[in-house]
RNA sequence: GCCGGGAUAGCUCAGCGGCAGAGCACCUGUUUUGUAAACAGGGGGUCCAGGGUUCGAAUCCCUGUCUCGGCU
Numbered sequence: 001g002c003c004g005g006g007a008u009a010g011c012u013c014a015g016c017g018g019c020a021g022a023g024c025a026c027c028u029g030u031u032u033u034g035u036a037a038a039c040a041g042g043g044g045g046u047c048c049a050g051g052g053u054u055c056g057a058a059u060c061c062c063u064g065u066c067u068c069g070g071c072u
Stems, first nucleotide, its partner, number of pairs: 001071007010024004018055001026042005048064005
């Protein structure tokens, strides 16, 4: 230099045009002498950035950034 994957909650990841989700973590409560576990409930997101397409974009297109891998 060229090619490809990835970037979404604190962490690991789903979601592939129509209300942003799960598990773990966190907070509150129940239970316990207490802690943990269990059970019930709750909070938390400019979907990497900028632009385009569309009635509507996390999702499609373009550019850039970061990251992982391959080729030279």